[in-house]
RNA sequence: GACGCAGACCGCCUUAUCGCCGUCCGCCUUAGGCGGAAGGAGGAAAGUCCGAGCACCAUAGGGAAGCAUAGCGGCUAACGGCCGUCGUCCCGAACUAGUUUCGGGAAAGGACCAGUGCAACAGAAAGUAUGUACAGGUAAUGCUGUAGUGAAACCAGGUAAACUCUAUGCGGUGAAAUGUCACGUAAACUAGUGACUCGAUGAAAAUCGGGAGAGGGUUCCUGCCCGAUGCUAGAGGGUAGACAGAUGGAGCAAUCGAGUAAUUGAUUGCCUAGAUAAAUGAUAAGGAUUCACCUUUGUGAAUACAGAACUCGGCUUAUAGGUCUGCUUUUUUA
RNA sequence: GACCAGUUAGCUCAGUUGGUAGAGCACCUCCCUUUUAAGGAGGUGGUCCUGGGUUCGAGCCCCAGACUGGUCA
Repeated sequence: GACGCAGACCGCCUUAUCGCCGUCCGCCUUAGGCGGAAGGAGGAAAGUCCGAGCACCAUAGGGAAGCAUAGCGGCUAACGGCCGUCGUCCCGAACUAGUUUCGGGAAAGGACCAGUGCAACAGAAAGUAUGUACAGGUAAUGCUGUAGUGAAACCAGGUAAACUCUAUGCGGUGAAAUGUCACGUAAACUAGUGACUCGAUGAAAAUCGGGAGAGGGUUCCUGCCCGAUGCUAGAGGGUAGACAGAUGGAGCAAUCGAGUAAUUGAUUGCCUAGAUAAAUGAUAAGGAUUCACCUUUGUGAAUACAGAACUCGGCUUAUAGGUCUGCUUUUUUA
Repeated sequence: GACCAGUUAGCUCAGUUGGUAGAGCACCUCCCUUUUAAGGAGGUGGUCCUGGGUUCGAGCCCCAGACUGGUCA
């Protein structure tokens, strides 16, 4: 220097003009209009696969079911994520030739002396062995060895990404959550179905207390709560708005420390989209990269994947090209 | 935005303790008929949506992705 692998980072740039979005400031007469200022997509904004924040529902109590996780230790707000390490498996190298050492990589890695199930074909035999062939051996016997079939063949066998068991965890629903305001309406209609009594006070209306009560309350049972202007079904009526939630946060960057690492402490600095059918664009010039043509000057074309919607931490998937670091192999030079 | 279900022959669908993938219609050949239809007999046709994993072995079990359809104010 080249190829390959792994990891980290960047992911077209600059200027001008004209537009779009919300915010702030100023002026004009409310609605609104005009002018100005600073700002305006991502590493995945994606898939919605995990974990949280936040909000509501008291069925958040107990039990069952269901789901998830699975060596050990650590990190973290938390996790099924990440880091380290042990064992297992794969690849390569070394020489001491081995279940060895070194390097790299993969991985859902608890438990088949709790129970149940499964193993096609082949094979004598596939799980309580009805024991094949050859050879050996014995008083006798699969008692011993080899062969053959198969993924697996007297061993307390294998298999749990088979049921299951063990340990641990999980209440449910998700910003269409939820709160406030405004507007409108049908507590109407049709059909079916459903529980009413007791006691006290009182002249009565009514009030208080007990029992019953269909049905309902975000899996089921139990308990608990609500419960008669009820419940179920039908056919219909009305609304289709505003504000908050909602963008300053487990935030980002730099430096110095702790730790093998994940991660974390201190200091300093910074403020960085917030729409509601949804803005983030177009044009021109110059530059960068790639491709094609040309002898050259140069000319032409193209710019990866993709696009916020309550917010974070991860995972997964898509991604042209480029930069850096480490490692294997190889080449050249000293 | 939040969720759910499905994908197997040309079409519509089955497929359970994981063991060589089926049915109906369609298509092809033959029989029947003067001929066609109907009927009868036989046959062809499969990347089980894609990729990876577990396993001796995957349509089935697990993971990731693609596409299609549906629900919720």
Predicted 3D model of RNase P RNA and transfer RNA as a complex of 407 nucleotides. Rfam match: Bacterial RNase P class A. Rfam describes the family as follows. Ribonuclease P (RNase P) is a ubiquitous endoribonuclease, found in archaea, bacteria and eukarya as well as chloroplasts and mitochondria. Model confidence (mean pLDDT): 77 of 100.